This is a predicted structure of a 106-nucleotide RNA (SAM riboswitch aptamer (S box leader)) from Pedobacter glucosidilyticus DSM 23534. It matches the Rfam family "SAM riboswitch aptamer (S box leader)". Gene Ontology term of the family: regulation of gene expression. For this family Rfam cites "The S box regulon: a new global transcription termination control system for methionine and cysteine biosynthesis genes in gram-positive bacteria" (Grundy and Henkin, Mol Microbiol, 1998). Of the family's consensus pairs, 97% are formed in the model.
């Protein structure tokens, strides 16, 4: 990289080096950012999928992941709700898709 199954409105940041972009990807929209962006490294937290113990509720934290903001939102649909002559537009509440992570797999 491809399949498959779970998760997601919760929780967790300091130095240090860097030197301008960031938030997956297009678009829009909205943030974050010389009061220091990526990105490295080093300490430190979170958090409990996989793991140990225990035996189903708990406890640990070795792999791994994460430490703005719901996965920032929004795009494709469903149903209802307002509004319009009507195309449509707004708004609530699902789903799908698309990434993300784990665990497995071929």
């Nucleotide at each position: 990289c491809g399949c498959u199954u779970a998760u997601a409105g919760a929780g967790a940041a300091a130095g240090a080096c860097g030197g301008a972009g960031g938030g997956a990807u297009u678009a829009g929209a909205c943030c974050c950012u010389g009061c220091g962006a990526a990105g490295u490294c080093u300490u430190a937290g979170c958090a409990a999928c996989c793991u140990g113990u225990g035996c189903u509720u708990a406890c640990a934290a070795g792999g791994u992941g994460c430490u703005a903001a719901a996965u920032u939102c929004u795009a494709c649909u469903u149903a209802g709700a307002g509004u319009a002559c009507a195309a449509g537009c707004u708004c609530u509440a699902g789903g799908a898709a698309a990434g993300a992570u784990a665990a497995g797999u071929a």